A computed fold for an 82-nucleotide RNA from Lentzea sp. NBRC 105346, annotated as ZMP/ZTP riboswitch aptamer (pfl RNA motif). Lineage of the source: Bacteria > Actinomycetota > Actinomycetes > Pseudonocardiaceae > Lentzea. Of the family's consensus pairs, 95% are formed in the model. Rfam family: ZMP/ZTP riboswitch aptamer (pfl RNA motif). On this family, see Trausch et al., Chem Biol 2015: "Metal Ion-Mediated Nucleobase Recognition by the ZTP Riboswitch". It was read from a public genome assembly, where an Rfam model found it.
[in-house]
Order: sequence, then C1' cells, then structure tokens
RNA sequence: GGAGGAGGCCGUGACUGGCGCCUGAGGUGGACCACCACCGGGAAGCGGCCCGCCGAACCCGCCGCGCGCCUGGGCAACUCUG
Repeated sequence: GGAGGAGGCCGUGACUGGCGCCUGAGGUGGACCACCACCGGGAAGCGGCCCGCCGAACCCGCCGCGCGCCUGGGCAACUCUG
C1' cells in the first nucleotide's frame, strides 16, 4: 500500500407456519391440514455510496415467535455443471 473486515446511510429483500403454556407477544377470512390472501410487526442476506477504525482482521454460520414441542423454508459459505 492492499484483496478484505467492522461501522454508517440508501435501495432491495427471501422467509414470516402448527399446537400448547402463557400473554396486550399477532388479527380477519378461507382452505383442509403445520397452508393461502390482506393488514400489523419482525427480518438474515444482496447491491450502491461513505469510511478517521481493523487487517490475520474476519469465519468456524445467520433469519420470523415470550417459552416449549414441531413443521416447512430462505440466505451465506464450499463443490460441480450450464
């Protein structure tokens, strides 16, 4: 000095379920079975810009719900193919 990391702002944003306890911790309607639509709330990630800090920093996972038991997804990382 620097790939990069952290941070800030803007844009975008998948996924946002069932039962029980409990509770101002979703509501309404509909399916028939853990889903759909709308509204409310949340939200990782992705992109751009800024950046005085760090630079073996960072990573060794992240995202909805107060908790528990589940269900189904998304994202990142890694590999291969188009």